[in-house]
């Protein structure tokens, strides 16, 4: 350093004003928000070289690949586990050799259950779960 088993902490945000209404943070105007790894021309820090150049660290995407919560099926009735399935959204301009990812613009999207009135944002399963992250232990290669 890299695989392997435990362990220990961590580990999602958001409806200002405002209209109608008996009543809505649920409808309308309008405001707000953006988990996780990955890429990846974007910043930035460090070194190497006269120089042209190039290395390494950090960091960069909601809508480009995966991939969590919810649901649903299977092992086996429960519970818990495992494994499998379902599951959402971009385009135009610029710049350049090269743009899903810069720049500028204007679009889109968000489980389930509950409510006096139809939820991304309120409440509730949940003081749970969890992709994942960051430390640490063991003994062996």
């Nucleotide at each position: 350093u890299g695989g392997u088993u435990c362990c220990u902490u961590c580990g999602g945000g958001g409806c200002a004003g405002g209209g109608u209404g008996c009543a809505a943070u649920u409808c309308c105007c309008g405001a707000c928000c953006g988990g996780c790894g990955g890429u990846g021309a974007u910043g930035a820090g460090c070194g190497a070289u006269c120089g042209c150049u190039u290395g390494c660290u950090c960091u960069a995407a909601g809508u480009c690949c995966g991939u969590g919560a919810c649901c649903c099926g299977u092992a086996u009735u429960u519970a818990a586990u495992a494994c499998g399935g379902u599951g959402g959204a971009u385009u135009c301009g610029g710049u350049g050799a090269a743009a899903a990812u810069c720049c500028g613009a204007a679009g889109c999207c968000g489980a389930c259950a509950g409510u006096g009135a139809a939820a991304g944002u309120c409440u509730g399963g949940a003081u749970g779960g969890g992709a994942g992250a960051a430390g640490g232990a063991a003994g062996a290669c």
Predicted 3D model of a 141-nucleotide RNA (FMN riboswitch aptamer (RFN element)) from Bacillus litorisediminis. Rfam family: FMN riboswitch aptamer (RFN element). Rfam links the family to the GO term FMN binding. About the family: The RFN element is a highly conserved domain that is found frequently in the 5'-untranslated regions of prokaryotic mRNAs that encode for flavin mononucleotide (FMN) biosynthesis and transport proteins.